[in-house]
RNA sequence: GGAGUUGGCCAGGCGACCGCGGCGGCGCGAGCCGUCGAGGAAAGUCCGGACUCCACAGGGCACGACGCUGGGUAACCCCCAGGCGCGGUGACGCGCGGGAGCAGCCAACAGAGAGCAGACCGCCGAACGGCGCCCGCCAGGGCGUGCGUGGUGAGGGUGAAAGGGUGCGGUAAGAGCGCACCGGCGUCGGCGGUGACGUCGACGGCCAGGGAGCCCCGUCGGGAGCAAGGCCAAGCAGGCGCGUCGAGGUGGCCCGCCAAGCGCCAGGUAGGCCGCACGAGCCGGACGGUGACGUUCGGCCCAGACAGAUGGUCGCCGCCCGGCGGGAUGCCGCCGGGCACAGAAUCCGGCUUACCGGCCGACUCCCCUC
Numbered sequence: 001g002g003a004g005u006u007g008g009c010c011a012g013g014c015g016a017c018c019g020c021g022g023c024g025g026c027g028c029g030a031g032c033c034g035u036c037g038a039g040g041a042a043a044g045u046c047c048g049g050a051c052u053c054c055a056c057a058g059g060g061c062a063c064g065a066c067g068c069u070g071g072g073u074a075a076c077c078c079c080c081a082g083g084c085g086c087g088g089u090g091a092c093g094c095g096c097g098g099g100a101g102c103a104g105c106c107a108a109c110a111g112a113g114a115g116c117a118g119a120c121c122g123c124c125g126a127a128c129g130g131c132g133c134c135c136g137c138c139a140g141g142g143c144g145u146g147c148g149u150g151g152u153g154a155g156g157g158u159g160a161a162a163g164g165g166u167g168c169g170g171u172a173a174g175a176g177c178g179c180a181c182c183g184g185c186g187u188c189g190g191c192g193g194u195g196a197c198g199u200c201g202a203c204g205g206c207c208a209g210g211g212a213g214c215c216c217c218g219u220c221g222g223g224a225g226c227a228a229g230g231c232c233a234a235g236c237a238g239g240c241g242c243g244u245c246g247a248g249g250u251g252g253c254c255c256g257c258c259a260a261g262c263g264c265c266a267g268g269u270a271g272g273c274c275g276c277a278c279g280a281g282c283c284g285g286a287c288g289g290u291g292a293c294g295u296u297c298g299g300c301c302c303a304g305a306c307a308g309a310u311g312g313u314c315g316c317c318g319c320c321c322g323g324c325g326g327g328a329u330g331c332c333g334c335c336g337g338g339c340a341c342a343g344a345a346u347c348c349g350g351c352u353u354a355c356c357g358g359c360c361g362a363c364u365c366c367c368c369u370c
């Protein structure tokens, strides 16, 4: 200098004028003053919780989610550290079924054959038969042929994948058929590790794998959700049915428990307050921990509507892009354009998705120079 990997941060700034919402103060009032006023994702509503109601939220079945190991956390399908596999020269990225694998299922196209595999070409001619020749008195035998049955998974070809690899032996030709070495798998044992797992040795010819639908095991899950739920005010007109012999709660079923109301039709209202902004809170320091995170000290108060505020215009500056001009170079000036994605609605922790441009830290590979 070039190419990358990874973690974090910013999300144009300042001013003037006009405008909007909350709170506080002043004012009889119109209004005035002060102060605060979106995000890293406020989003998707995909996980996990807080909170509220169902009396407590209890047992069983069913169902669902999750599933390498050890930690973190209020909790998680999240995060951290590790293990294994795959990809990458590397920094690093991606993935993860615990048990049983018993029975069954899937794998397009191509191909003869794809799950106790398969004979298209090729190779063989051992075995049985056929045919030909020869020997023999007969019984039969020998040789040849590759014609029928057949043997062969070494070679060719197809495929993502063709039942380990190399060599020697073996054979009619071949083949873990036998052997040596290498690789894989399994069993046993030693050592290291909390563990996933790693490593070493011995033995067994056991020898291609993938996909998680069913079953088993473990952990977790009661349901509904701020339109939860509570209070006040206003207004109206009752009727029918069921129900303490148990309706209903109970949103899958059973048990258990609670229980005096419940359902339908008709009529009335369409207001206010709380929940609701101090919280698993934010910022900084110290200590512990590899880390996620924890403990502690100090400081801070930080949007809250119910048709839903958080905006608009102008000026200056900043950054980027394009054009023109100057200068002799990476500078200056002028003109034009752009500065994303998006936007609270009970709150919090995550994940995922969207996003112009820029900054910082750590690391890797290549090249050059000293």
Base pairs, nucleotide, nucleotide: 001366002365003364004363005362006361007360008359009358010357012317013316014315015314016313017312018311020037021036022035023034024033025032026031039341043352044351046350047349048348049347050346051225052224053223054222058255059254060253061252063221064220065219066218067217068082069081070080071079072078083096084095085094086093087092098216099215105211106210120156121155122152123151124150127149128148129147130145131144132143133142134141135140164182165181166180167179168178169177183207184206185204186203187202188201189200190199191198192197229274230273231272232271238265239264240263241262242261248258249257281300282299283298284297285296286295287294288293318339319338320337321336322335323334324333325332326331
Molecule: Bacterial RNase P class A